This is a predicted structure of a 72-nucleotide RNA (transfer RNA) from Methanomicrobiaceae archaeon UBA207. The sequence was found in a public genome assembly. Its Rfam family is "tRNA". It is annotated as a transfer RNA. From the family's description: Transfer RNA (tRNA) molecules are approximately 80 nucleotides in length. Model confidence (mean pLDDT): 85 of 100. Lineage of the source: Archaea > Methanobacteriota > Methanomicrobia > Methanomicrobiales > Methanomicrobiaceae.

């Protein structure tokens, strides 16, 4: 330098044109003498950045940035 692939909640990941989700973690409450476990609820997201297509983009297209991998 070129090919492929990944980037979504604090962490690990799903979803892949029509209101963004799961698990764990966090917080509050319940339960306990107390802790853990368990139950209920809540908070937490510019879907890497910019542009394009579309009535509508996390999703499709282009460029860029960053990680991984292969080739040179």
């Nucleotide at each position: 330098g070129g090919g492929c692939u990944c980037g979504u909640a604090g962490a690990u990941c799903a979803g892949g044109g029509g209101u963004a989700g799961a698990u764990c973690g966090u917080u509050a409450c319940g339960u306990u003498c107390g802790c853990a476990a368990c139950g209920u609820a809540a908070a937490g997201g510019c879907c890497g950045c910019g542009g394009g297509u579309u009535c509508a983009a996390a999703u499709c297209c282009c460029g860029c940035c960053g990680g991984g991998u292969c080739c040179a």